Model confidence (mean pLDDT): 78 of 100.
Predicted 3D model of RNase P RNA and transfer RNA as a complex of 452 nucleotides.

């Protein structure tokens, strides 16, 4: 060089003006505030697919059932369906990459079409035997056409009337010893002689794991109005009916609905007025970032990750901050013969926090490694 | 925040224990008319939202994503 595979990292940079949001800081100011200093997005803040924290409900253990989720082994972790390291299988010339990888002799159930047969197998064609009516019937046969994703192990000798695990040999496959490994597993050897087809991202079946909602969770202060509670104030007439009564009812009279007249409408025993409590909305406060944190060395483990010392505190509100501009340089597009000109800076933007996966992302730089092809 | 459901022909919508996709409406061409509708007759149109996966085989079972609609939320 040129094609690649892996792991990490950046994600426009420096400088200047003006600007917005936080801050428990300085200084001024009685205070609203004013200046100043200081902090202000991301690897995904993103999908909400997973697993925690934390709150609050529900619960006396403890097992089961449903439902839902995991699945090859061992380790890491707070925990996971995630990471690591290894078994198996697959595919690459490799560096490497993928795999929902339990269980098909526990039971059901499914395998279209074709095709003779498709699930305790089967005789279309073939191919051998008998048999006569010489082209049919009857047996036999899964080695050979054809069908089909899928035909009940494969290759090769022998063997037969043709054949056949019908024997024998290697492969496979299934048991069992025994050796190696914590385990998945792999390896020797012996039987077995084929019986076991595929599909569990068909229903199941073993094993494991899960209480329920979710920061609009919750605690805590709390108006106004309108329910609820105590006490106080005011009040509880007077005629008729009904009925033993209680009590109901009719009408006046009162009395309340801020006053006054009308009109409604309430009360007659609590309408209504006062004060005090209480539950609670609006609203505020807390919850909210010192955390399973973040850099560094050391030390253990292959590693994912533990562990020691050191140092460092870094957005946070409300749906609304995190910007604009200039100078000069990085890229990139467009115009231009060219000097230059002019646009643009991939994907997306926190909202209660965390570990993850999983999707988007121009452009860029490093490590290690692999084929190739050329020099020395 | 927390659930739900859908995407099939130009439109509206069907069929599922997985077996190779249809209907009505539109569109196209002949007939039939003196022309046009209406009519009868014949066609055409599909990556089943994308993209992997299981499976002999996927519209349907799984995963990831993408659009679209919808329900519920706090006291009395």
């Nucleotide at each position: 060089c040129c094609a690649g595979a892996u792991g990490a990292c950046c994600g426009g940079g420096c400088g200047g003006u003006c600007g917005c949001g936080g801050g428990a800081c300085a200084u001024c100011g009685c205070a609203a505030g004013a200046u100043g200093c200081u902090c202000g997005a991301g690897g995904a803040a993103a999908g909400u697919c997973c697993g925690g924290g934390c709150u609050c409900c529900a619960c006396g253990g403890c097992a089961a059932u449903a439902u839902g989720g995991c699945g090859g082994c061992g380790g890491g972790u707070a925990a996971c369906g995630c990471c690591c390291g290894c078994c198996g299988g697959g595919g690459g010339u490799g560096a490497c990459c993928c795999c929902a990888g339990g269980g098909a002799u526990a039971g059901c159930g499914c395998c279209a079409c074709a095709g003779a047969a498709a699930g305790c197998a089967a005789a279309c064609c073939g191919c051998c035997u008998u048999g006569c009516g010489u082209g049919c019937a009857a047996g036999g046969u899964a080695a050979g056409g054809g069908u089909g994703a899928a035909a009940g192990g494969g290759u090769g000798c022998g063997g037969u009337a043709a054949g056949a695990g019908c024997g024998c040999a290697c492969c496979g496959c299934g048991u069992c010893u025994c050796c190696g490994g914590u385990a998945a597993c792999g390896g020797c050897g012996a039987c077995g002689g084929c019986a076991c087809g595929g599909c569990a991202a068909g229903c199941c079946c073993c094993g494991c794991c899960a209480g329920g909602a979710g920061c609009a969770a919750a605690a805590c202060c709390g108006a106004a109005u309108a329910g609820g509670a105590a006490c106080g104030g005011c009040g509880c007439g007077u005629a008729g009916g009904g009925g033993a009564a209680a009590c109901c009812u009719u009408a006046c009279a009162g009395g309340g609905c801020a006053u006054u007249g009308c009109c409604g409408c309430c009360c007659c025993a609590g309408a209504c007025c006062g004060u005090u409590c209480g539950g609670g909305u609006a609203g505020g406060u807390u919850g909210c970032g010192u955390g399973a944190g973040c850099c560094g060395u050391c030390c253990g483990g292959c590693a994912a990750c533990g562990g020691u010392c050191g140092g460092c505190c870094a957005a946070g509100a409300g749906g609304a901050a995190u910007g604009a501009u200039c100078g000069c340089c990085a890229c990139g597009g467009u115009c231009g013969c060219a000097a230059g000109a002019u646009c643009g800076u991939a994907c997306a933007g926190a909202a209660c926090c965390c570990g993850g996966c999983u999707u988007a992302c121009a452009g860029g730089u490093c490590a290690u490694c692999u084929g190739g092809u050329c020099c020395u | 925040g927390c659930c739900g459901u859908c995407u099939u022909a130009g439109c509206u919508c069907a069929a599922u224990u997985g077996g190779u996709a249809g209907a009505g409406c539109g569109c196209c061409a002949g007939a039939u008319u003196g022309u046009g509708g209406c009519u009868c007759u014949g066609g055409a149109g599909g990556u089943a939202g994308c993209u992997g996966g299981u499976u002999c085989g996927a519209a349907a079972c799984c995963a990831g994503c993408a659009g679209a609609c919808g329900g519920u939320a706090c006291c009395a």
Rfam match: Bacterial RNase P class A. Rfam links the family to the GO terms tRNA processing, ribonuclease P activity and dimeric ribonuclease P complex. It is annotated as a ribozyme. Rfam describes the family as follows. Ribonuclease P (RNase P) is a ubiquitous endoribonuclease, found in archaea, bacteria and eukarya as well as chloroplasts and mitochondria.